[in-house]
Context: one part of a larger RNA
Molecule: large-subunit ribosomal RNA, domain I
Organism: bacterium
RNA sequence: GUAGACAGGGGAUGCCUAGGUAGUAAGAGCCGAGGAAGGACGCAGCUUGCGGCGAUACUCGUCGGGGAGGAGCAUAGCAUCCAUCGAUCCGGCGGUUUCCGAAUGGGGUAACCCUCCCAGCUUUGCUGGGAAGUCUGUCAUGAAUACAUAGUGGCAGGUAGGACACCCGGGGAACUGAAACAUCUAAGUACCCGGAGGAAAAGAAAACAAAGUGAUUCCGUAAGUAGCGGUGAGCGAAAGCGGACCAGCCUAAACCCCGAUUUAAUCGGGGGGUUGUGGGGCAAGAGACAUAGGAUUUGUUGCGGGUAGAAGAACACCUUGGAAUAGGUGGCCAUAGAGAGUGAAAGCCUCGUAUUCGAAACCCAAGACAACCUUAUUUUGUACCCAAGUACCAUGGGGAAAGUACCUUGUGGGAAUCUGGGGCGGCCACGCCCUAAGGCUAAAUACUCUUACUGACCGAUAGUGAACAAGUACCGUGAGGGAAAGGUGAAAAGAACCCCGGUGAGGGGAGUGAAAUAGAAUCUGAAACUGUCUACUA
Numbered sequence: 001g002u003a004g005a006c007a008g009g010g011g012a013u014g015c016c017u018a019g020g021u022a023g024u025a026a027g028a029g030c031c032g033a034g035g036a037a038g039g040a041c042g043c044a045g046c047u048u049g050c051g052g053c054g055a056u057a058c059u060c061g062u063c064g065g066g067g068a069g070g071a072g073c074a075u076a077g078c079a080u081c082c083a084u085c086g087a088u089c090c091g092g093c094g095g096u097u098u099c100c101g102a103a104u105g106g107g108g109u110a111a112c113c114c115u116c117c118c119a120g121c122u123u124u125g126c127u128g129g130g131a132a133g134u135c136u137g138u139c140a141u142g143a144a145u146a147c148a149u150a151g152u153g154g155c156a157g158g159u160a161g162g163a164c165a166c167c168c169g170g171g172g173a174a175c176u177g178a179a180a181c182a183u184c185u186a187a188g189u190a191c192c193c194g195g196a197g198g199a200a201a202a203g204a205a206a207a208c209a210a211a212g213u214g215a216u217u218c219c220g221u222a223a224g225u226a227g228c229g230g231u232g233a234g235c236g237a238a239a240g241c242g243g244a245c246c247a248g249c250c251u252a253a254a255c256c257c258c259g260a261u262u263u264a265a266u267c268g269g270g271g272g273g274u275u276g277u278g279g280g281g282c283a284a285g286a287g288a289c290a291u292a293g294g295a296u297u298u299g300u301u302g303c304g305g306g307u308a309g310a311a312g313a314a315c316a317c318c319u320u321g322g323a324a325u326a327g328g329u330g331g332c333c334a335u336a337g338a339g340a341g342u343g344a345a346a347g348c349c350u351c352g353u354a355u356u357c358g359a360a361a362c363c364c365a366a367g368a369c370a371a372c373c374u375u376a377u378u379u380u381g382u383a384c385c386c387a388a389g390u391a392c393c394a395u396g397g398g399g400a401a402a403g404u405a406c407c408u409u410g411u412g413g414g415a416a417u418c419u420g421g422g423g424c425g426g427c428c429a430c431g432c433c434c435u436a437a438g439g440c441u442a443a444a445u446a447c448u449c450u451u452a453c454u455g456a457c458c459g460a461u462a463g464u465g466a467a468c469a470a471g472u473a474c475c476g477u478g479a480g481g482g483a484a485a486g487g488u489g490a491a492a493a494g495a496a497c498c499c500c501g502g503u504g505a506g507g508g509g510a511g512u513g514a515a516a517u518a519g520a521a522u523c524u525g526a527a528a529c530u531g532u533c534u535a536c537u538a
Stems, first nucleotide, its partner, number of pairs: 001536008014523001015487002019458002021455009030162002038100003041054003045078002048074003051058001060094006069082003105114003115131007133159009166197001167195005177184001181230001207213002217244005227235002248440003251387001255271006276418001278386003281382006292374003297371005304364004309357003315330005331348002333337001339351003392413008420435005474481002494522001497509004
């Protein structure tokens, strides 16, 4: 050196799951000056961390549940207590809730410092309450300046800040791709700001279309089509069709009445009115007087559900074994043979499961009743009204897949009034559709949490960064970055006692155990690597 055996070392592999992950169904969807979210500091007899709690501090009261042991976990132990006069524990409603934090009496280097006013008291102080800004309403006071106004003060109510996954709006990149790069792409993404809700937004055609349809939203399809595009990279519809869900309404104006003010003019309130086979008003006629609806509010009622729970069937023996849930024999229950645990694999051992019940308190709430609100027609005439710096035009931008049409907008011009006006992809004609310049509107949709359940999802280098003291240790002035680390055994039965040793570490006996090459560096225990012995050999 090679080979074999036996060890060491190491922690792969196998098996496992306490944790993740993706969904389904149902329910819930904001918290906050009544001080939140998030923290600091405290609170236990011995208490380091986590969790819990707040000077009433591992808790207080009350109402329910529950029924024998308890004083949370890592975590044992000692001590002291509580408990069938019902503790611990679970749930409902309350109480307390230091200090910081929007932080709000003033300040400040967060968790600290310093004040003022009122009341009480056990009075160099203590206890309780109050003292920020801003907006709205209201009352009082009140300058220059006469009335007044500004201002000032009191009272009442709101607001702020957080969470932020989803939504809307205002701003808005670059890397990248184009094998460089500038139009383009990435992308209206990331990010910043504002705002809201349980959803938001959109929404009852100045729409699409060319047969007709009849608000919006979402899904599938149409379709990677029509198209766009340094016609490069790439980008990429809509109608229609099939579904989910369905819901429609209110103003302005004309005209009438009332009120304000100084004539004019204008404003406020009530009635009226809301449409595109145009509608309404007004004038004159004809007809109806009840039916239907409600998304609003209030009251009464409360099917049912949620927040603790309760009952809940049926098995024994023999064999093997450390242990029976295994094998064998003979039974039983089943509206329960979901699942989990138990010394191996259990319908009948345990917890459960099917099924059936259950709430003092709080919450949700279908539906019902009452009140309340809303609601009709038609003929003829008249030409009074039908949303203005708007439509439209020019020009410069932006948005829609693209874009000359469309929508929107800066600048400059600037209408008409139903015989009006917009659209139907420049524009014109004809034809068709619609009725702008005011507003509201559930559901189907998005997301998160809770509960229950599921997975040809992961199984400790995987799955969350995190199965363990994890956003921890550690790094960084900071913003921020950010780990590693699971498994004895059925049960600690965790090795009494003896020996070597430093009153060690470690080991040898003994003992426990089915097993100790399961000995705590603990299941299994691969490889690299290290050693001992044997054999062979140059």